[in-house]
Molecule: RNase P RNA; transfer RNA
Organism: Pseudomonadales bacterium
RNA sequence: AAAGUCGGCCAGGCAAUCGCUGCUUUGUGCUUUCGGGCGCAAAGGAGAGGAAAGUCCGGGCUCCAAAGGGUACGGCGCCAGGUAACUCCUGGGGGGCGAAAGCCUACGGAAAGUGCAGCAGAAAGGAAACCGCCUCAUCCGUCUUCGGGCAGAUGCGGUAAGGGUGAAAAGGUGCGGUAAGAGCGCACCGCGCAACUGGUAACAGUUGUGGCGAUGGUAAACCCCACUCGGAGCAAGACCAAAUAGGAACUCAUUGGUGUGACCCGCACUGAGUUCGGGUAGGUUGCUUGAGAUUUAUGGUGACGCAAGUCCUAGAUGAAUGAUUGUCCACGACAGAACCCGGCUUAUCGGCUGACUUUAUUA
RNA sequence: GGGUGUUUAGCUCAGUUGGGAGAGCGACGGCCUUACAAGCCGUAGGUCGCAGGUUCGACCCCUGCAACACCCACCA
Numbered sequence: 001a002a003a004g005u006c007g008g009c010c011a012g013g014c015a016a017u018c019g020c021u022g023c024u025u026u027g028u029g030c031u032u033u034c035g036g037g038c039g040c041a042a043a044g045g046a047g048a049g050g051a052a053a054g055u056c057c058g059g060g061c062u063c064c065a066a067a068g069g070g071u072a073c074g075g076c077g078c079c080a081g082g083u084a085a086c087u088c089c090u091g092g093g094g095g096g097c098g099a100a101a102g103c104c105u106a107c108g109g110a111a112a113g114u115g116c117a118g119c120a121g122a123a124a125g126g127a128a129a130c131c132g133c134c135u136c137a138u139c140c141g142u143c144u145u146c147g148g149g150c151a152g153a154u155g156c157g158g159u160a161a162g163g164g165u166g167a168a169a170a171g172g173u174g175c176g177g178u179a180a181g182a183g184c185g186c187a188c189c190g191c192g193c194a195a196c197u198g199g200u201a202a203c204a205g206u207u208g209u210g211g212c213g214a215u216g217g218u219a220a221a222c223c224c225c226a227c228u229c230g231g232a233g234c235a236a237g238a239c240c241a242a243a244u245a246g247g248a249a250c251u252c253a254u255u256g257g258u259g260u261g262a263c264c265c266g267c268a269c270u271g272a273g274u275u276c277g278g279g280u281a282g283g284u285u286g287c288u289u290g291a292g293a294u295u296u297a298u299g300g301u302g303a304c305g306c307a308a309g310u311c312c313u314a315g316a317u318g319a320a321u322g323a324u325u326g327u328c329c330a331c332g333a334c335a336g337a338a339c340c341c342g343g344c345u346u347a348u349c350g351g352c353u354g355a356c357u358u359u360a361u362u363a
Numbered sequence: 364g365g366g367u368g369u370u371u372a373g374c375u376c377a378g379u380u381g382g383g384a385g386a387g388c389g390a391c392g393g394c395c396u397u398a399c400a401a402g403c404c405g406u407a408g409g410u411c412g413c414a415g416g417u418u419c420g421a422c423c424c425c426u427g428c429a430a431c432a433c434c435c436a437c438c439a
Base pairs, nucleotide, nucleotide: 001359002358003357004356005355006354007353008352009351010350012328013327014326015325016324017323018322020047021046023044024043025042026041027040028039029038030037031036049334053345054344056343057342058341059340060339061233062232063231064230068265069264070263071262074228075227077225078092079091080090081089082088093107094105095104096103097102108224109223113222114221115218116217130163131162132159133158134157136155137154138153139152141150142149143148171189172188173187174186175185176184190212191210192209193208194207195206196205197204198203237285238284239283240282247276248275249274250273251272252271256270257269258268259267278438279437280436292311293310294309295308296307298305299304329332364435365434366433367432368431369430370429373388374387375386376385382419390406391405392404393403394402412428413427414426415425416424
């Protein structure tokens, strides 16, 4: 310098003017059950994100009796750790890709059972002989040194080396062996089993052993094993106020029914459901100080933990966070909180920065 | 804001142990008719919403996106 890999940060800046939504302080009006409540004005200070998104996981919070016991349904399931928890994260192991940095990985069990594998192919799961190869028998042709040789057809067998079909054909390669072949024998590799060694473990290594039709594939097919899982969601829930026809029909039902639930037990309550009709469409709370942010020290490879200090950083409810002007540049992407957090996934103009790998050149 | 479902031919919809992509209407062509309609015969038409994965093989099983549709206030 080029090519590449893995992270981290920013998300137009500055100024002026006019607005919008909370908060604090001051002044002030009305009201009061003297606690306060509802307004107005001024000043000060604050005001979207890395994804606020999808709602895909996990948790807090609230209600369903303290959601308690069991079955079912569901859940991406190598090992160890982190965490409030997780299908997330970190570290490690196995497998795959890459020259490397590095990246990807639903990765328990098919030697408990059941199922599936269309078409093709002879045969598709304790398999099978279509072509081929080989022995033997019979027939025929031909050659003959009469011992037999060669070629062909048929038949009984042997054979999984070779061809062909298929996604997959029952360990692979080589040598020996054989009538031809075959783990039939041997060597190496693979696989199973056992012991030892290392490691918390997953697992790895070494040695021995088994000839391997013992044990093929598929579990994002049923299933088995292990762990885990109650349901609903802030339109949850609580309080105040206002208003009316506190209604009608049908269905179910007291060994019952309901309690948002797949069911049973248990517990609580005593009607419940559907349709039609009626009324209000107002306010307060939940609501933002939280598994919070940040600095330093410290433990840990790391995720993260722990201690001390500092800081307060939107809270709307037709729903604010904007508009105009000037100026600068790299000319501005995806996109807008709605109970709150931790993740994942997806969208995203560009810019800055750190670490590492390979190649080339120079020193 | 929260919850649920759907996507297959131009339209409406089927499609189950995972192996053939289909039906009705419509379109086009032919027959019939003086002509039109109806009727009869035939033909074409598909990114199974998109992208990945599992599998020998995916409309079907799994994951992630996209579009569309529906439901949810309180009182008694």